[in-house]
Context: one part of a larger RNA
């Protein structure tokens, strides 16, 4: 991993509600008895129990009680309206294991120290080499000793090193040859040594040269059986159809936050009702946006001007002054979620104002489910006017929603699928090709492949517009030619002569015109150019704002920022037209249901017909019992096969095959339906 089998809302007991039934101001028997019987059943049994009367804590009274002094007044009741009750089936909730499987764990009786840890009794075992403690002898040496040497002796948690034990590197091994092993070394080896045999210590415990170590491959409390089907606000499962309506992720309490309760939103049931919803007149509240400074405050210049600082004076002081700081106030010109002199648009709230839909709306009553909400538009807080961030608001959409379109894409746009068609027509979005449908018309823009990713900022890119300057008395550009003269201005200064530097600058002369000179250039001149001038030449030319579309700016990591190809009077932009495609939208045509309306009806006729969680309602099949009614050795059941009917779950037939039972119908009872549970079993 597949196959087939088994597998998950059950029972009992009161209660609550809804259906059918019997009985009715009544209902109805329990325990037991008694008759029958193959099981089943029928007849007694009225103790009880509900119900016809409430009130009051209660005695007690009673259509009235109760408080209370009360005849008051008020509560709860009566009368206005009249039903209960016992049974069965359906739904719920309670108490039980209560839809199933799942704990870690707790507690009670037991069974272990043949594994290990300590101890006790009794054995037992350590090749072989080395070292050479004390002590004693000898001999030197002291007054004696001490004390020296040289034997001798044979200690030692000594040494080296088998067996023994032990486990430091390391490599193999890791579905192992092994549930701790093997190879190569390593350590200890007379000791706190190793071992065998018996024995002892027991789980709220024992042991422990102490590691939460070991106590039979289990140890932060062993293992077995029971209490037990422990609990599990947690995970996973929970089996056949089809029709109808259909959610919520909210608020409030919660030792409460991933769990409840109640209400909010669905669902079915019942009642009486124009309640209800939109537009629209009319009437109202209010203090956002936005403004605005008249309040609080914040904040920017000037002026006026107390107060303070400095400075001057002076014994002190008065006075005087001031590019300091400055209240108030004037005046300019600003900000505010907690400012407001104002003040909208929506929204909301009422209405005997009109209209438009029609069951949406309200109650009462039975069932639920929800309580992690996600984007995305538009308002706001928080954050960094970050986040597929977080937290409100208010729409949508997904969740529960398929389709067509963004290449691909729950949340974006378009639009809500009852089934059928090899019909038709649109929506968003397209229409050169993949790819359906214009290589469509018209005027324009882009040359950057912009379109097909960015910003500040940057530029004689190139359209359109405004404005303004020159200009046939010749503009701009380009060319010839001139650009002087006092003068080499004055001053510095080694020089300083338009051109280091400083000063003046309306110097002034000649002219068409020429700065006391706009660069370049020299040690300083000189030269070479410019403002300006003529001349040529013959029409536009220079500046400024506004905008359209480009350009730079522009670096990542598999492969290039249109889905590709590929596109330039475009297959790009802009802006107009006209056409076609394009969806499960809309029509059409055939079919089915569901609701309403009608009708005596078979019908007719309108309108619906996505769905999760969830309600409600109609069926299929399966096992068996009852009663009836078919079938069956001339062939049951079961299987194989197979082009039949049924909307569905299903059901027929006909052939083989099997060999003995079984169908249908009308009720009824359930061990009544698998694909899933790291399910259980069995197999391949």
């Nucleotide at each position: 991993u597949c196959c087939g089998g088994c597998g998950a809302g059950u029972u009992g007991c009161g209660c609550c509600g809804g259906c059918u039934g019997g009985c009715a101001a009544g209902g109805u028997u329990a325990a037991g008895a008694g008759c029958u019987u193959a099981a089943g059943g029928c007849u007694c049994g009225g103790a009880g129990c509900c119900g016809a009367a409430g009130g009051g804590a209660a005695a007690c009274c009673a259509a009235g009680u109760c408080u209370g002094a009360a005849u008051a007044g008020g509560g709860c009741g009566u009368u206005u309206u009249a039903a209960g009750u016992c049974a069965g089936c359906c739904g719920g909730a309670g108490c039980a294991g209560a839809c199933c499987c799942g704990a870690a764990a707790c507690c009670g009786g037991g069974u272990g120290a043949u594994c290990u840890a300590u101890c006790c009794a009794u054995g037992u075992c350590c090749a072989g080499g080395u070292u050479g403690a004390a002590g004693u002898u000898g001999c030197c040496g002291u007054a004696a000793a001490a004390g020296g040497c040289a034997a001798u002796g044979g200690a030692g948690g000594a040494c080296c090193g088998a067996a023994c034990a032990c486990a430091c590197a390391u490599c193999c091994g890791u579905u192992g040859a092994a549930a701790a092993g093997g190879g190569u070394g390593g350590u200890g080896a007379u000791g706190a040594g190793g071992u065998g045999u018996g024995g002892a210590u027991a789980g709220g415990g024992g042991a422990g040269a102490a590691a939460u170590u070991c106590c039979a491959a289990u140890c932060g409390a062993a293992c077995c059986c029971g209490g037990a089907g422990a609990u599990a606000g947690c995970u996973g499962g929970u089996u056949c159809u089809c029709c109808u309506c259909g959610a919520a992720a909210u608020a409030g309490c919660u030792u409460u936050a991933g769990g409840g309760c109640u209400a909010g939103c669905c669902u079915c049931a019942u009642a009486a009702a124009a309640a209800g919803u939109c537009u629209u007149g009319c009437g109202g509240a209010g203090g956002u946006a936005g403004a605005g400074c008249a309040c609080u405050g914040a904040a920017u210049u000037u002026c006026c001007u107390a107060g303070g600082g400095g400075g001057c004076g002076u014994c002190a002081a008065a006075g005087c002054u001031u590019a300091c700081c400055a209240a108030a106030g004037a005046a300019u010109a600003u900000c505010a979620a907690a400012c407001u002199c104002c003040g909208a648009a929506u929204g909301c709230c009422g209405u005997g104002u009109a209209g438009a839909u029609g069951a949406u709306g309200u109650a009462u009553g039975g069932g639920a489910g929800u309580c992690a909400g996600a984007c995305u538009g538009u308002c706001c807080g928080a954050g960094a006017u970050a986040a597929g961030u977080u937290g409100g608001a208010u729409g949508g959409u997904c969740a529960a929603a398929a389709g067509g379109g963004a290449a691909a894409c729950a949340g974006c746009c378009c639009a809500g699928a009852c089934c059928u068609g090899c019909g038709g027509c649109u929506a968003a979005g397209g229409c050169c090709c993949c790819a359906a449908a214009a290589u469509g018309u018209g005027u324009g823009u882009u040359a950057a492949g912009u379109g097909g990713a960015a910003a500040a900022g940057g530029a004689u890119g190139u359209g359109g517009g405004a404005u303004u300057u020159c200009a046939a008395a010749g503009a701009c550009a380009g060319c010839u030619a001139g650009g002087a003269u006092g003068u080499u201005g004055g001053c510095u200064c080694a020089g300083a002569a338009g051109c280091a530097g400083c000063c003046a600058u309306c110097c002034a002369u000649u002219c068409a015109a020429a700065g006391a000179g706009u660069g370049c250039g020299u040690a300083a001149u000189a030269g070479c150019u410019c403002a300006c001038u003529a001349g040529u030449c013959g029409a536009g030319a220079g500046g400024u704002c506004c905008u359209g579309c480009g350009c730079c700016g522009a670096a990542a990591a598999u492969g290039u920022c249109c889905g590709g190809g590929g596109c330039u009077c475009a297959a790009a932009c802009a802006c107009a037209c006209u056409g076609c495609c394009g969806a499960a939208g809309c029509c059409c045509a055939g079919g089915a249901a569901u609701u309403g309306a009608u009708g005596a009806a078979u019908g007719u006729c309108a309108a619906u017909u996505g769905g999760u969680a969830g309600a409600g309602g109609a069926g299929c099949a399966u096992u068996c019992u009852u009663a009836a009614g078919a079938g069956g050795a001339g062939g049951a059941a079961g299987c194989u096969g197979u082009a039949c009917c049924g909307u569905a779950a299903g059901g027929a037939g006909c052939a083989g095959u099997g060999g003995a039972c079984c169908c249908u119908u009308a009720a009824g009872a359930a061990g009544a339906g698998a694909g899933a549970a790291u399910g259980c079993c069995g197999g391949a």

Large-subunit ribosomal RNA, domain II from a fermentation metagenome, 684 nucleotides, folded computationally. It matches the Rfam family "Bacterial large subunit ribosomal RNA". Its family is annotated with structural constituent of ribosome and ribosome in the Gene Ontology.